Background: Predicted 3D model of a 73-nucleotide RNA (transfer RNA) from an uncultured Spirochaetia bacterium. It matches the Rfam family "tRNA". The family's RNA type in Rfam is transfer RNA.
């Protein structure tokens, strides 16, 4: 250099261009119990990396930029 994957809640990751962007775990409440632990139950938490563009409509397409990784040279 040049190629190809990748950034979505604190953390791991879903998410056919179409009604308010989910899911475990984690964190608050609350059950249960003498009490912890497990279990249940309810619940908080998003600039969908930045920016433009297409488009009635964008987490999803398309440029540019940036942060990770692989691979080849």
């Nucleotide at each position: 250099g040049g190629g190809c994957c990748u950034g979505u809640a604190g953390c791991u990751c879903a998410g056919c261009g179409g009604u308010u962007a989910g899911a475990g775990c984690a964190g608050a409440g609350g059950a249960c119990u003498c009490a912890u632990a497990a279990u249940c139950c309810u619940u908080u938490g998003g600039u969908c990396g930045a920016g433009a563009g297409u488009u009635c409509a964008a987490a999803c397409c398309u440029c540019u930029c940036u942060g990770g990784g692989c691979c080849c040279a």